Background:
The prediction has a mean pLDDT of 85. SAM riboswitch aptamer (S box leader) from Mesonia aestuariivivens, 113 nucleotides, folded computationally. The sequence was found by an Rfam model in a public genome assembly. The source organism's lineage runs through Bacteria, Pseudomonadati, Bacteroidota, Flavobacteriaceae and Mesonia. The model forms 97% of the base pairs in the Rfam consensus.
[in-house]
RNA sequence: AAGUUAUCAAGAAAGGCAGAGGGACUAGACCCAAAGAAGCCUUAGCAACCCUUUUUCUGUGAAAAUAGAGUGAGAAGGUGCUACAUUCUACUGCAAAAGCAGAUAGAUAACCC
Numbered sequence: 001a002a003g004u005u006a007u008c009a010a011g012a013a014a015g016g017c018a019g020a021g022g023g024a025c026u027a028g029a030c031c032c033a034a035a036g037a038a039g040c041c042u043u044a045g046c047a048a049c050c051c052u053u054u055u056u057c058u059g060u061g062a063a064a065a066u067a068g069a070g071u072g073a074g075a076a077g078g079u080g081c082u083a084c085a086u087u088c089u090a091c092u093g094c095a096a097a098a099g100c101a102g103a104u105a106g107a108u109a110a111c112c113c
Base pairs, nucleotide, nucleotide: 003111004110005109006108007107008106013043014042015041016040017039021032022031023030026090027089028088029087044082045081046080049078050077051074052073053072055070056069057068058067059066060065086105091102092101093100094099
């Protein structure tokens, strides 16, 4: 890299270096940016996927235990994230439209090879 599963309208920024782009790709729209973009570093924070723990139900078991599903709490550690809905639209279905639902693509996590 590939695959599986889950989530993606909530939440959370300051400083230093740097110096012109950035919001994944293509197109359009709308935005951010010399009152300083990307990137890198430091510190802080958010969240709760992994994680720690409470409790309920179910399965296995003689028991100890263990597996799965749900639930309350936590935040030391591993990731991730800290403008805008994944910024919006694009494809399909319903619809006159507005809109709604889904798909694709993408991102993140855990697992797997």